This is a predicted structure of a 503-nucleotide part of an RNA (small-subunit ribosomal RNA, 5' domain) from a metagenome. It matches the Rfam family "Bacterial small subunit ribosomal RNA". The prediction has a mean pLDDT of 87.
Context: one part of a larger RNA
RNA sequence: GAAUCAACGCUGGCGGCGUGCCUAACACAUGCAAGUCGAACGAGAAAGUGGAGCAAUCCAUGAGUAAAGUGGCGACCGGGUGAGUAACACGUGACUAACCUACCCUUGAGUGGGGGAUAACCUAGGGAAACCUGGGCUAAUACCGCAUAACAUCUUUGGAUCGGAAGAACUGGAGAUCAAAGGAGCAAUUCGCUUAAGGAGGGGGUCGCGGCCGAUUAGCCAGUUGGCGGGGUAAUGGCCCACCAAGGCUUUGAUCGGUAGCCGGCCUGAGAGGGCGCACGGCCACACUGGAACUGAAACACGGUCCAGACUCCUACGGGAGGCAGCAGUGGGGAAUUUUGCGCAAUGGGGGAAACCCUGACGCAGCAACGCCGCGUGGAGGGUGAAGUCCCUUGGGACGUAAACUCCUUUCGACCCGGACGAUAAUGACGGUACGGGUGGAAGAAGCCCCGGCUAACUUCGUGCCAGCAGCCGCGGUAAUACGAGGGGGGCAAGCGUUGUUC
Numbered sequence: 001g002a003a004u005c006a007a008c009g010c011u012g013g014c015g016g017c018g019u020g021c022c023u024a025a026c027a028c029a030u031g032c033a034a035g036u037c038g039a040a041c042g043a044g045a046a047a048g049u050g051g052a053g054c055a056a057u058c059c060a061u062g063a064g065u066a067a068a069g070u071g072g073c074g075a076c077c078g079g080g081u082g083a084g085u086a087a088c089a090c091g092u093g094a095c096u097a098a099c100c101u102a103c104c105c106u107u108g109a110g111u112g113g114g115g116g117a118u119a120a121c122c123u124a125g126g127g128a129a130a131c132c133u134g135g136g137c138u139a140a141u142a143c144c145g146c147a148u149a150a151c152a153u154c155u156u157u158g159g160a161u162c163g164g165a166a167g168a169a170c171u172g173g174a175g176a177u178c179a180a181a182g183g184a185g186c187a188a189u190u191c192g193c194u195u196a197a198g199g200a201g202g203g204g205g206u207c208g209c210g211g212c213c214g215a216u217u218a219g220c221c222a223g224u225u226g227g228c229g230g231g232g233u234a235a236u237g238g239c240c241c242a243c244c245a246a247g248g249c250u251u252u253g254a255u256c257g258g259u260a261g262c263c264g265g266c267c268u269g270a271g272a273g274g275g276c277g278c279a280c281g282g283c284c285a286c287a288c289u290g291g292a293a294c295u296g297a298a299a300c301a302c303g304g305u306c307c308a309g310a311c312u313c314c315u316a317c318g319g320g321a322g323g324c325a326g327c328a329g330u331g332g333g334g335a336a337u338u339u340u341g342c343g344c345a346a347u348g349g350g351g352g353a354a355a356c357c358c359u360g361a362c363g364c365a366g367c368a369a370c371g372c373c374g375c376g377u378g379g380a381g382g383g384u385g386a387a388g389u390c391c392c393u394u395g396g397g398a399c400g401u402a403a404a405c406u407c408c409u410u411u412c413g414a415c416c417c418g419g420a421c422g423a424u425a426a427u428g429a430c431g432g433u434a435c436g437g438g439u440g441g442a443a444g445a446a447g448c449c450c451c452g453g454c455u456a457a458c459u460u461c462g463u464g465c466c467a468g469c470a471g472c473c474g475c476g477g478u479a480a481u482a483c484g485a486g487g488g489g490g491g492c493a494a495g496c497g498u499u500g501u502u503c
Stems, first nucleotide, its partner, number of pairs: 001503004006499005013375006019368002021333001026331003030328003035073003040070002048061005080286003090210007099203003104199008112146001114144002121136006152177008161168002182191003212258003219249003224246004229241003261283004265276004288309005311322004339365001341364003347361001348359004378408004388399004412444001414439005422430001447492005452473003458487005468475002
């Protein structure tokens, strides 16, 4: 000098765009953050209103609505955090002849005929509650047989092609196994369902290379290293198991210890390099701590389940409930980091045939000079120079065209009026916002640091090695340009200094 997720001190007019718990991956009150489908299915209120009746009550409507249940799809995306991890975690380049893929697209074939249950509901109970148990009824695109079926899978048997190879793909015959669900519509039809092939996008796995520190860590390893056979998986593999062999890694740094999410990038620098990994984008890991599986195309699953633990809460003491590293917000820690806001109008996502519903993703607004950028705080004229203050050799000099005064302008802000784009028909949170027009008046808007040298800017007074300053050198002990104050000056400016950190 440049930079900063900054903080602190003094000061503070406006706008645009960004950014905002770096510390306790500490604990969390409250609200919201994942639902949706009646065109899969069975059932189905109430208030209110109208009517009848003396009334109890009944009927209609509300309404096949609400609230639930079965079932489907979603909840594995999106959002957060960086604890762990020195690892095929990441980056990059290959391989998968060892693999998977719901929804979407393309193409072929099919969708026949049956069965038994169960929730809701009714009923009987248990429990303080959470919730649970028994009996009875019922539906389906829920569940289960049967039929049919191959280009699917498996077994077997021929042919011919390709590959570096294990082998792969093609074609012919025989045998075995395996499927389905209906809904809407008057209908045409359409949305589905089953099976197979291909695609797209997504993912799993393997390998080469690359990127921290320590030798005051030198030896490490027993499923360890390899084989054979099996189990398991979508799939290779000690991934797991039985048996067999005795191997495998290491000074080109194994093992151990410390530190750390990785990258695109960011900062600095002429570059080489050094430092960093906040925001944004990609990948990974985690979700109170540890462990486990279930469901599913995909999870070993932040707002799912089970077990154990710590903590908090409820309890009738028998037993239960919970997990903000989602958005706000609270306490705590800290030098330090925001609103318990508005809206689904846009973009995107989930469900639905659609209407639409949901969406703290997102779009906006609020707070903070935290950063960058832009603008303003007036312009021109104005004296041998007011007042005041400071200095003085008392003559004068300086602040200083500065002010006053005259003329002019009105950015920004204020007030009044109009008023969008974003939305191709409708739909606007932002927002009566941006922007435009008008009114009025210099009006509402300047500070901070420094002035011994480095380093740009000097005098007076006070103080007297005191009080103090200080980045380094060093100032201060009676004339201090170095302390404190006044005047003057220099620098930067809605900021200016200081401190921390990096180059």